[in-house]
Context: one part of a larger RNA
């Protein structure tokens, strides 16, 4: 509930992708369904409204009279929406010459560290803490020096910087792949915006089978703290983290800010490209994309926010509608569980 909002008060869907719906440049013509307009015919009487009158007034009642306004028939307009035709290039693609990048797959390869193993020096410690023990060490540790094996992450560059819809994504090197920006052409001609459901992706953790397992490490063991210590600390440590395949669909999935497309003062920086100027040097300055900072006007409750709007307006989805009960019960339905999704209501303040 014909209202009023959603950065932080309740409230933007985790993200795209498209179905249906909505909503859509310029411009010609026809149509005349929305749309304006005339005229008829109907919408019983009582109500409603305007005026008089009657009960002493009022309620009530009574006479008259307007219409509003709804649907049917018919005549007209033709701006604008719609509909059929036709034509355009400013929206949108296409495709030629370049550009930039940790986008994504998937295979190779490297170098520090880090455990472990053997072997050589070497002699009592080491380790750890605010202190201490558990631990570990004369069966030779720790500390170095050579050789090995393994798994896992990739310091430095590195950034306020870069790509992706988003979750995300970094040693390097080669293959496939998808996306973006610019400037000059040349094509198509509105092919577009959104987008209910749907389908897709979609951190960690968990789940299932097979692998693999250095280090960290929930759980668990034992040493401390402490009054107690199911913790903080420390010595171990098992899932897990890795990998291939399936599932799982949540998250402060955050810019707590949906996409889209217009318009509206400027300054400064950095990323990618293009154009003029310029002794074609150092530079300068013009633009188009991104990505940050300050701040005008407006906006906000305020903080702020301010061409990357939270300004000013259009189109379409999502969404709220006092705290708790509660994202809980119940239905359904997803899911191997774990749960997920959808989602009251009593009571209560």
């Nucleotide at each position: 509930u014909u209202g009023g909002g959603c950065g932080u008060a309740a409230a933007g869907g985790g993200c795209g992708u498209g179905u249906a719906g909505g909503c859509g440049g310029u411009u010609u013509u026809a149509u005349a369904a929305g749309c304006c307009u005339g005229g008829u015919g109907u919408g019983a009487a009582a109500u409603c409204c305007c005026a008089c009158a009657g009960c002493u007034c009022a309620a009530c009642u009574g006479u008259u009279g307007a219409g509003a306004c709804g649907c049917g028939c018919u005549g007209g307009g033709a701006a604008c929406u719609g509909u059929a035709a036709g034509a355009c290039u400013a929206g949108a693609g296409u495709u030629u010459a370049g550009g930039a990048g940790g986008g994504g797959a998937a295979g190779c390869u490297g170098g520090a560290a880090u455990u472990c193993c053997u072997g050589g020096u070497g002699u009592a410690g080491g380790g750890g803490u605010g202190a201490a023990a558990u631990c570990u060490g004369u069966a030779g540790a720790u500390a170095u020096c050579a050789g090995g094996a393994a798994g896992a992450a990739c310091a430095c560059c590195g950034a306020u910087g870069g790509c992706g819809a988003a979750g995300g994504c970094a040693a390097g090197c080669u293959u496939c792949u998808a996306g973006c920006c610019a400037u000059a052409g040349a094509c198509u001609g509105a092919c577009g915006c959104u987008g209910a459901g749907g389908c897709g992706c979609g951190a960690a953790a968990g789940c299932g089978u097979g692998g693999g397992g250095a280090g960290c490490g929930a759980a668990c063991a034992g040493g401390a703290u402490u009054a107690g210590a199911u913790a903080c600390c420390c010595u171990g440590g098992u899932a897990g983290u890795c990998c291939a395949c399936g599932c799982u669909g949540u998250a402060a999935a955050c810019g707590a800010u949906g996409u889209g497309c217009a318009c509206u003062g400027g300054g400064u920086g950095u990323a990618g490209g293009a154009g003029a100027c310029g002794u074609u040097g150092a530079g300068u300055u013009u633009u188009c994309u991104g990505u940050g900072c300050c701040g005008u006007a407006g906006c906000u409750a305020a903080c702020u926010c301010g061409u990357u709007a939270a300004g000013u307006g259009c189109a379409c989805c999502g969404c709220c509608u006092g705290g708790g009960g509660a994202g809980u019960a119940u239905g359904c339905u997803c899911g191997c569980a774990a749960g997920g999704g959808u989602g009251a209501a009593a009571c209560u303040c």
The part of an RNA shown here (small-subunit ribosomal RNA, central domain) has 349 nucleotides and comes from a metagenome. RNAcentral holds the full RNA, with entries from SILVA. Model confidence (mean pLDDT): 88 of 100.